[in-house]
């Protein structure tokens, strides 16, 4: 330097293609249950979807540029 993907709660992911309330484990704390604790179950962390602008009634999602990770080519 030239392609390719990929960034979404604390922490992994679904949804993009086909634009219209942000999906689902774990994890940690709080209650409730239990003599105590597991197991359940409720609520909390918990969402400016990496960053800015542009399209459109409407944007994670479409388009432009940047940033950052990973591959690949030179």
């Nucleotide at each position: 330097g030239g392609g390719g993907u990929g960034g979404u709660g604390a922490u992994c992911u679904a949804g993009c293609u086909u634009g219209g309330u942000a999906u689902g484990a774990u994890g940690c704390c709080a209650g409730a249950c239990u003599u105590g604790g597991g197991c359940u179950c409720u609520g909390g962390c918990u969402g400016u979807c990496c960053u800015g602008g542009g399209u459109u009634c409407a944007a994670a999602u479409c388009c432009c540029a940047g940033c950052c990770g990973c591959c690949c080519c030179a």
Molecule: transfer RNA
Organism: Nanobdellota archaeon